Bacterial large signal recognition particle RNA from a Chitinophagales bacterium, 264 nucleotides, folded computationally. The gene name in the source record is ffs. Rfam family: Bacterial large signal recognition particle RNA. Rfam classes the family as a non-coding RNA gene. The RNAcentral record of the sequence draws on ENA. Of the family's consensus pairs, 92% are formed in the model. Its mean pLDDT, the model's own confidence on a scale to 100, is 76.
RNA sequence: CCGCGCUAGAUGGGGAGGUAGCGGUGCCCUGUACCUGCAACCCGCUAUAGCAGGGUUGAAUUCCUGGUCCCGGGGUUGCUCUGUAAGGUCUGACUGGAGUAAGUGAUGAAGAUGUCCGGGUCCUGUGCAACGGGACGUUCUGAACCGUGUCAGGUCUGGAAGGAAGCAGCACUAAGGAAUUAAUUCCGUGUGCCGCAGGGGUGCCUGAACGGAGUUAACUGCUUCAGUAACGCUUGGAGGGCAAUUUCAAAGCCAGGUGCGCGG
Repeated sequence: CCGCGCUAGAUGGGGAGGUAGCGGUGCCCUGUACCUGCAACCCGCUAUAGCAGGGUUGAAUUCCUGGUCCCGGGGUUGCUCUGUAAGGUCUGACUGGAGUAAGUGAUGAAGAUGUCCGGGUCCUGUGCAACGGGACGUUCUGAACCGUGUCAGGUCUGGAAGGAAGCAGCACUAAGGAAUUAAUUCCGUGUGCCGCAGGGGUGCCUGAACGGAGUUAACUGCUUCAGUAACGCUUGGAGGGCAAUUUCAAAGCCAGGUGCGCGG
């Protein structure tokens, strides 16, 4: 160096999770790389780390080690987005109150703020007017009998002349009814460019005198007090995106290493 036969080993790997830890079943990523039984309120094991049984391959492109590359997964940090919870002076913002007077506005030498005097509005009492109602008054109507006057007819009485009572009718009236109001009178009132007296005086209106330049706080601004978790802000936790860093890492690539026996 070649041939034959064995053995170690290999017969997918990885991530998260679970676990005291290591594997497996399950989920996920790569990838195509034996079979049977066990197994997630789990199954088996103990740092040598699935257990039990069987099959194939087998010292090398296939096993082992290191490096490189990198599909993919996890952690941390920062920025950002979505939605969620809490917080009222951490914090703007919003709402309300109080103050100020820088700006705007209004008002003011036809005289501001202020001082003083008077009146009204207000209350009470009283009066007048108006309005409404009633009375008096006026007109009309109005009594079968129980109103008056006149009383036809008729009745009674008388010898007669006459007399008496009296129904209907007519006229006038009472009670009552209707209409009306100049004057008079009574009552009432959220009526009044009304009168008198007393009271009151916060506010408003108005008249006059003194005096001589501001007054107001409507809006904006500023200060302060209180409230509100809708928005911004702060804090916590959940999910996504981007970036950095770290960790695990399949497959690929590169380099190195690694038995035994027999024969030639």